[in-house]
A computed fold for a 551-nucleotide part of an RNA from a Clostridia bacterium, annotated as large-subunit ribosomal RNA, domain I. Its Rfam family is "Bacterial large subunit ribosomal RNA". Taxonomically the source falls in Clostridia (Bacteria, Bacillati, Bacillota). Its mean pLDDT, the model's own confidence on a scale to 100, is 85.

Context: one part of a larger RNA
RNA sequence: AGCGUAGGGAGGAUGCCUUGGUACAUGGCGCCGAAGAAGGACGUGACAAGCUGCGAAAAGCUACGGUAAGUUGCAAAUAAACGUUAAAGCCGUAGAUAUCCGAAUGAGGGAACUCACCAUGAGUAAUGUUAUGGUAUCGUAUGAUGAAUAAAUAGUCAUACGAGGGGAACCCGGGGAACUGAAACAUCUAAUUACCCGGAGGAAAAGAAAGCAAAAAGCGAUUCCGAAAGUAGUGGCGAGCGAAAUUGGAACAGCCCAAACGAUUUGUAGAAAUACGAAUCGGGUACGGACUUGCAUAAAGUUAUUAUUCGAGUUAGCAAAAGAGUGUUGGAAAGCACAGCGAAACAGGGUAACAGCCCCGUAUGCGAAAACUAGGAAUAAGGCGAGCAAGAAUCCAGAGUACGUCGGGACACGAGGAAUCCUGACGGAAGGACGGAGGACCAUCUCCGAAGGCUAAAUACGACCAUGUGACCGAUAGAGUAUAGUACCGUGAGGGAAAGGUGAAAAGCACCCCGGGAGGGGAGUGAAAGAGAACCUGAAACCCUAUGCUU
Numbered sequence: 001a002g003c004g005u006a007g008g009g010a011g012g013a014u015g016c017c018u019u020g021g022u023a024c025a026u027g028g029c030g031c032c033g034a035a036g037a038a039g040g041a042c043g044u045g046a047c048a049a050g051c052u053g054c055g056a057a058a059a060g061c062u063a064c065g066g067u068a069a070g071u072u073g074c075a076a077a078u079a080a081a082c083g084u085u086a087a088a089g090c091c092g093u094a095g096a097u098a099u100c101c102g103a104a105u106g107a108g109g110g111a112a113c114u115c116a117c118c119a120u121g122a123g124u125a126a127u128g129u130u131a132u133g134g135u136a137u138c139g140u141a142u143g144a145u146g147a148a149u150a151a152a153u154a155g156u157c158a159u160a161c162g163a164g165g166g167g168a169a170c171c172c173g174g175g176g177a178a179c180u181g182a183a184a185c186a187u188c189u190a191a192u193u194a195c196c197c198g199g200a201g202g203a204a205a206a207g208a209a210a211g212c213a214a215a216a217a218g219c220g221a222u223u224c225c226g227a228a229a230g231u232a233g234u235g236g237c238g239a240g241c242g243a244a245a246u247u248g249g250a251a252c253a254g255c256c257c258a259a260a261c262g263a264u265u266u267g268u269a270g271a272a273a274u275a276c277g278a279a280u281c282g283g284g285u286a287c288g289g290a291c292u293u294g295c296a297u298a299a300a301g302u303u304a305u306u307a308u309u310c311g312a313g314u315u316a317g318c319a320a321a322a323g324a325g326u327g328u329u330g331g332a333a334a335g336c337a338c339a340g341c342g343a344a345a346c347a348g349g350g351u352a353a354c355a356g357c358c359c360c361g362u363a364u365g366c367g368a369a370a371a372c373u374a375g376g377a378a379u380a381a382g383g384c385g386a387g388c389a390a391g392a393a394u395c396c397a398g399a400g401u402a403c404g405u406c407g408g409g410a411c412a413c414g415a416g417g418a419a420u421c422c423u424g425a426c427g428g429a430a431g432g433a434c435g436g437a438g439g440a441c442c443a444u445c446u447c448c449g450a451a452g453g454c455u456a457a458a459u460a461c462g463a464c465c466a467u468g469u470g471a472c473c474g475a476u477a478g479a480g481u482a483u484a485g486u487a488c489c490g491u492g493a494g495g496g497a498a499a500g501g502u503g504a505a506a507a508g509c510a511c512c513c514c515g516g517g518a519g520g521g522g523a524g525u526g527a528a529a530g531a532g533a534a535c536c537u538g539a540a541a542c543c544c545u546a547u548g549c550u551u
Base pairs, nucleotide, nucleotide: 001550002549003548004547005546006545007544008543009542015536016501017500020473021472022470023469024468025467026466027465028464029462030461031166032165039101040100041099042055043054044053046078050074051073061095062094063093064092065091066090067089070082071081072080106115107114108113116135117134118133119132120131121130122129137163138162139161140160141159142158143157144156145155170201171199172198173197174196175195181188185236211219212218223250224249225248226247227246233241234240254454255453256452257398261282262281263280264279265278266277267276268275269274288396289395290394291391292390293389294388295387301384302383303382305381306380307379308378309377310376312373313372314371315370317366318365319364325338326337327336328335340357341356342346348360349359350358403427404426405425406424407423408422409421410420413439434449435448436447437446438445488495489494508535511522512521513520514519
């Protein structure tokens, strides 16, 4: 020195555990903000660094409920207190307070700071000082004022109301890629995706036929799911893309204007007649209406508006069976043995090992002063219903629109035979005896009435709340985080960790000894200290001691 054996050190794998994650299910809930949000800064405790809570009324104040014998958060100890039926604390509901920054809004500004003006107070002999409130911009409305410039207008000022910013995804609209696929690549695809911008809501969007269809049958707004169907189509007919009618379900709801016509008021032109308008109200809305005549004059019904009541639910809670059984092993019984009991409760968790009967719970039943919820019911108010019949002469029924051409885009449909929808440019109708559609186009026929608007539910999503589940993870896993967007890095945008486990209980080693201490040896606690906080188990690499063999 190597190999082996034995005993240690070091190290932190493995096993076991779980406070944390993760995915999903079901139900709820779904916006917040100038009445100052989201998010922060700084304060606030007897002592107070961090977290949490709160805001100069500062781990809190008030009222009303619930619970309650204890309480002063995480968080032990000390101090000082509060409370026990005259109710502290805790939980719920509703209020009060709520510094400074932040849309930030009096002005400024390098966020959490600086400096003003106005009104009304406090204070001073007076000034300085100080308290409360107000003072941003834009939009709309109204009023006042008012230039060049006569009338006017612009502008200015005042008052009222609204907006502004934030938000996980979902939704609507406007912009808008590339990688990639096509085994290259250009049309195409990826994709009307990612990403950016605007806007809204608890959902959004869509929506009451200028529809679908059919060839002589019919349907009757929209949305979503299943089938039709990977079909018909489309496609360098490549890669790919990819319907609809119809049918089975979910859910169901229909309405209002413009116009014709009428009334009132009124403007401009005019001497007037009259012409052309305007505003408001009525009328009216596709079973077309106006209009004329006759009859009727308000009911059935309906309601998506408001309120009340009732009921239900949510936001605290309450009751809840049966063994401290005897013996035994053990540190400890819930284990084992024996013999009992409950069960609408043998889900689960805890208790010194494995507990239906020890504790919390669980099945089941019950509960609200206050606030809230609704797509529950009833009632009331309001709204609608609000005309009906006949007649058919006249009138009305959404124009730079429909439509055409050119150029784009959307439709499953890439210009194609290309209808349909949108529109940048240029043209540009009809008037219900009219117009649009039925996939070029024309005729016949059928269906419908564009160029105005509103509309619940079925649907989407999950920041948030509750309950539950897992052939999901178990500390290099599971979220980045068993709390951390912390420490740390970066000028910045941004990047971004590591780190769990004594024991049943601190009973966390009084006292003695060695040592400056660290540390150790006794003693003691404990089932165990070879569980002593560098603390469960404690693998391997690596190191050491002793020893056998070999060289």